[in-house]
RNA sequence: UGAGCUAUAGCCAAGUGGCAAGGCGUUGGGUUUUGGUCCCGAGAUCACAAGUUCGAAUCUUGUUAGCUCAG
Numbered sequence: 001u002g003a004g005c006u007a008u009a010g011c012c013a014a015g016u017g018g019c020a021a022g023g024c025g026u027u028g029g030g031u032u033u034u035g036g037u038c039c040c041g042a043g044a045u046c047a048c049a050a051g052u053u054c055g056a057a058u059c060u061u062g063u064u065a066g067c068u069c070a071g
Base pairs, nucleotide, nucleotide: 001070002069003068004067005066006065007064010024011023012022018054026042027041028040029039030038047063048062049061050060051059
């Protein structure tokens, strides 16, 4: 310098235009002599900025960061 991939909650991670799943962890309550287990709750403007659309995590463009390949 060129090409490709990735970016969603503290961590992992699903989601092919119509309310953003789930697990771990955290936390409030219940249960328990205590702890653990178990049960009922609590969490996200989806990297950033524009565009398309009635409607965007999803489509388009640019930017940023990380990784891989080639030189």
A computed fold for a 71-nucleotide RNA from Chlamydomonas priscui, annotated as transfer RNA. The coordinates come from a structure-prediction model, not an experiment, and the mean pLDDT is 82. Lineage of the source: Eukaryota > Viridiplantae > core chlorophytes > Chlamydomonadaceae > Chlamydomonas. Its Rfam family is "tRNA". Rfam classes the family as a transfer RNA. The sequence is in RNAcentral, with records from ENA.